[in-house]
Molecule: transfer RNA
Organism: Methanomassiliicoccales archaeon UBA147
RNA sequence: GCCACUGUGGCAUAGCCUGGUAGCGCGGCUGAUUUGUAAUCAGCAGGUCGAGGGUUCAAAUCCCUUCAGUGGCU
Numbered sequence: 001g002c003c004a005c006u007g008u009g010g011c012a013u014a015g016c017c018u019g020g021u022a023g024c025g026c027g028g029c030u031g032a033u034u035u036g037u038a039a040u041c042a043g044c045a046g047g048u049c050g051a052g053g054g055u056u057c058a059a060a061u062c063c064c065u066u067c068a069g070u071g072g073c074u
Stems, first nucleotide, its partner, number of pairs: 001073007010026002013023001020057001028044005050066005
């Protein structure tokens, strides 16, 4: 230099192909339960999907550019 893959709450991940309310687990907070803690149960908060632009009524999803990481080729 060229090619491919990955990037989504604090952490790990699904959803992307086939555009239509961003989901789950752990963790956090509150409450119940307990003599108390843990465990269990119920509820709540936390994301503008790596960044920018485009297409579209509508983009995590499609297109372009770009950043970071990983792997391969030279």